[in-house]
Context: one part of a larger RNA
RNA sequence: CUGGGCGUAAAGAGCGCGUAGGCGGCUCUUCAAGUUAGGCGUGAAAGGCCUGGGCUCAACCUGGGAACUGCGCUUAAGACUGGGGAGCUUGAGUCCGGGAGAGGGUGGUGGAAUUCCCAGUGUAGAGGUGAAAUUCGUAGAUAUUGGGAGGAACACCAGUGGCGAAGGCGGCCACCUGGCCCGGAACUGACGCUGAGGCGCGAAAGCGUGGGGAGCAAACAGGAUUAGAUACCCUGGUAGUCCACGCCGUAAACGAUGAGUGCUAGAUGUCGGGGAGCUUGCUCUUCGGUGUCGCAGCUAACGCGUUAAGCACUCCGCCUGGGGAGUACGGCCGCAAGGUUAAAACUC
Repeated sequence: CUGGGCGUAAAGAGCGCGUAGGCGGCUCUUCAAGUUAGGCGUGAAAGGCCUGGGCUCAACCUGGGAACUGCGCUUAAGACUGGGGAGCUUGAGUCCGGGAGAGGGUGGUGGAAUUCCCAGUGUAGAGGUGAAAUUCGUAGAUAUUGGGAGGAACACCAGUGGCGAAGGCGGCCACCUGGCCCGGAACUGACGCUGAGGCGCGAAAGCGUGGGGAGCAAACAGGAUUAGAUACCCUGGUAGUCCACGCCGUAAACGAUGAGUGCUAGAUGUCGGGGAGCUUGCUCUUCGGUGUCGCAGCUAACGCGUUAAGCACUCCGCCUGGGGAGUACGGCCGCAAGGUUAAAACUC
């Protein structure tokens, strides 16, 4: 390579947009490139294969045949693929009428709580722990009342609830803005799917410049514990956590499950729409999401099971024994930290 695979054994890219490419609905017509069939030519000889012959046999030598699965030319066919033409509406999209939502961005605003400051009341403790101590407090703490400052996060509602491609998103209000769902069937008429490269987004931590800093808290200091304690516990505490702009580009970025389409029993809960019925709060039905259980089927088992890990097709990514190693070297990217691409010797 072929073959076989990728939920948990090695293996789905963190996610999207999209270039090339690959693949692509229904009907009619045409061409005949692919395709199929026939014919002709070619496919050297030797070798190999089949079958004869010659050395006493064999090896060896030699005659004949088939084969050489290929290529070229030609004739024909016209189902399928493809090219051209004409059309269609079910795929896709547009439009109209409704709908739900922590989807995104900007500005504003509210209350609770912590901390700090000022003032009042008040007096000897407070705090913390398994127990303590470090710590705070007669320069008046803790507690309590009133006032003020500032930052960060939004209790209840809250829900295997909702939204988003993923990361993720939660007080309230306004503005700007993306997507989705249902109903109608007016319009376009295959405009589609996937997607190597590429481009963009991307938690936390980290980096740069400037701001901000209440609480929390790596590092650090002290107190304990202990044989020791560079920890777990306690008292403090700086980066950071927050904002703006710019980087980084990683993760158990997980459903450890790529995207799309069609098909294949059901039952039950819930979210958002539509329709019908009637006793107006239920029943039936339908579309879209999100859960649980489960038939067939699948699976090594666990389990999956119309939200498939079932049955198929299309396209992309990835795997190929363990260690060495996601390392070295080189390239590219980055301010750096590092990221990405990615071996070999050796060894079991």
This is a predicted structure of a 348-nucleotide part of an RNA (small-subunit ribosomal RNA, central domain) from a metagenome. The full RNA is in RNAcentral, with records from SILVA. The coordinates come from a structure-prediction model, not an experiment, and the mean pLDDT is 89.